[in-house]
Context: one part of a larger RNA
RNA sequence: CUGGGCGUAAAGGGUGCGCAGGCGGCUCUGUAAGUCUGACGUGAAAUCCCCGGGCUUAACCUGGGAACUGCGUUGGAAACUGUAGAGCUAGAGUGUAGCAGAGGGGGGUAGAAUUCCACGUGUAGCAGUGAAAUGCGUAGAGAUGUGGAGGAAUACCGAUGGCGAAGGCAGCCCCCUGGGUUAACACUGACGCUCAGGCACGAAAGCGUGGGUAGCAAACAGGAUUAGAUACCCUGGUAGUCCACGCCCUAAACGAUGUCAACUAGUUGUUGGGGAGGGAGACCUCCUUGGUAACGCAGCUAACGCGUGAAGUUGACCGCCUGGGGAGUACGGUUGCAAGAUUAAAACUC
Numbered sequence: 001c002u003g004g005g006c007g008u009a010a011a012g013g014g015u016g017c018g019c020a021g022g023c024g025g026c027u028c029u030g031u032a033a034g035u036c037u038g039a040c041g042u043g044a045a046a047u048c049c050c051c052g053g054g055c056u057u058a059a060c061c062u063g064g065g066a067a068c069u070g071c072g073u074u075g076g077a078a079a080c081u082g083u084a085g086a087g088c089u090a091g092a093g094u095g096u097a098g099c100a101g102a103g104g105g106g107g108g109u110a111g112a113a114u115u116c117c118a119c120g121u122g123u124a125g126c127a128g129u130g131a132a133a134u135g136c137g138u139a140g141a142g143a144u145g146u147g148g149a150g151g152a153a154u155a156c157c158g159a160u161g162g163c164g165a166a167g168g169c170a171g172c173c174c175c176c177u178g179g180g181u182u183a184a185c186a187c188u189g190a191c192g193c194u195c196a197g198g199c200a201c202g203a204a205a206g207c208g209u210g211g212g213u214a215g216c217a218a219a220c221a222g223g224a225u226u227a228g229a230u231a232c233c234c235u236g237g238u239a240g241u242c243c244a245c246g247c248c249c250u251a252a253a254c255g256a257u258g259u260c261a262a263c264u265a266g267u268u269g270u271u272g273g274g275g276a277g278g279g280a281g282a283c284c285u286c287c288u289u290g291g292u293a294a295c296g297c298a299g300c301u302a303a304c305g306c307g308u309g310a311a312g313u314u315g316a317c318c319g320c321c322u323g324g325g326g327a328g329u330a331c332g333g334u335u336g337c338a339a340g341a342u343u344a345a346a347a348c349u350c
Stems, first nucleotide, its partner, number of pairs: 003322004007304002012318001014201004021194003025088007033081002035077008049065006091191001092188004096183004103177007110154001115149007125136002162169002206247006215241002220236004258317006266295013299306002323350003332343004
C1' cells in the first nucleotide's frame, strides 16, 4: 500500500456556510466518450508456460505451439454511466394562514440581597474556627430604624421544560432581526447531498486602549495547622470578574458517537402544532406530525451497552487511526502585540 477500523481499546475535524472535486430522483428520444462484442493490423527475437529433440543426466542448448492479458483501425450492440434534447413531481425550494420558544442585537425599567455613607436608638462585644488567633469595636462596633450611593446578578415560576449550527442563551417592557414547525392548497421543476483549500462564528482564562468596580477573588500580606506547610482552614486583598472597541482561537469545545438519505417490533412520559369524537366546562379519548426523555423485539457489540433520535441493515461525501515512551516536542513554515496557537518529525529506547 492493501486490508481493518474510529461511544469507552489508537482514531469524528469545536461548529456552520461553501468554490473546486466526488456522488446524484422518475419517463422518453438521440448520441456513442466509458462499457460489451466481431474482424483485421500490430504486439521484434530471446525469456516465462506446454509438447518434443540434443549433450550418459541435470543445468544448458534447441524445434514447434501457446502466450504476450496491450495498442490501433474498422463493423456492430445501446442495458448501465456520460453527454444533448424534451417532459414529470415523490427530493429540494417559494407563496398563503397559523403556532411555540432564556435564538441574536440595541434601548429602557423593576424588586430582593450584599457592601458603603449619613443620621437616630443603644451598650460591650462582634466576627471567625475542629479549637484558636490575626481582624473590627468605648474615637461607640455588632444589633435595630430611616434616608441615600453604587455595582453585579435576576429567588420563586423552573421542569431527564424550551431555543440555537456549535460555543451558548433566563426578571419585565419596547424596537430591529435569524431560524423552526404545523395545515391545506397553489407554484418552480432536480434547482440536490457532501465538501480538500477558503470564509465566518467560537466557553473560560489571557492580551491592548479607555471606562467601571458592590460582591467574589489568582498573586500578595497576616493568623492558624504542621516536623516543615511556599497548601488545605481563617482575616484581609490586587489583577480579574462588568462595559465599549480590537485581538487571542483553545477546552472532558462530550452524546467522548461527522453530515445527509432510505429501510427495520412495540410500550410509556413530556413539549410544540393539526384533525376527529365525547363533555356544560376544566378536560378526556383516538389519529397524525416535529422535538425531547425512559424502557425494550430483532439485530449489533470484546463486554458495558446501543436499539426508528442506532452503536441495527445499506448508500454518498468528508475528517481521522496504525504499539508505548521520546512528543503534540524539536526544526522550518503560517499566524499573534505577547502568551501562545497551528502544521509536525527523527535519533534513541522498551
Notes:
The prediction has a mean pLDDT of 90. A computed fold for a 350-nucleotide part of an RNA from an uncultured bacterium, annotated as small-subunit ribosomal RNA, central domain. The RNAcentral record of the full RNA draws on ENA and SILVA. Its Rfam family is "Bacterial small subunit ribosomal RNA". Rfam links the family to the GO terms structural constituent of ribosome and ribosome.